[in-house]
RNA sequence: AGACUUAAAUGGUACAACUGAAGAAAUUCAGUGUCACAAAGCUAUAGGGGCUAAGGUCUCGCACUACGCCAGCCAGCUGCCAUU
Numbered sequence: 001a002g003a004c005u006u007a008a009a010u011g012g013u014a015c016a017a018c019u020g021a022a023g024a025a026a027u028u029c030a031g032u033g034u035c036a037c038a039a040a041g042c043u044a045u046a047g048g049g050g051c052u053a054a055g056g057u058c059u060c061g062c063a064c065u066a067c068g069c070c071a072g073c074c075a076g077c078u079g080c081c082a083u084u
Base pairs, nucleotide, nucleotide: 002084003083012037013036017032018031019030020029021028022027035072041077042076043075047074048073049070050069051068055065056064057063058061
């Protein structure tokens, strides 16, 4: 410097559900919880994809629309210990 097949250590994160708070909602935050994760770290004006639709638009609907969200969907960037 590259790789991440196997085993170990120190640790880290925290699904669903429940409680409280914020929000129109998606969702987020805090607590309990522990499904899992070697990037479950960071990035959402400017990679793809997904969710919601307050406001707006019209054809007035089970409609469309992000300026709201999702990084635990893929992706990009960075990176610890051991091993090799």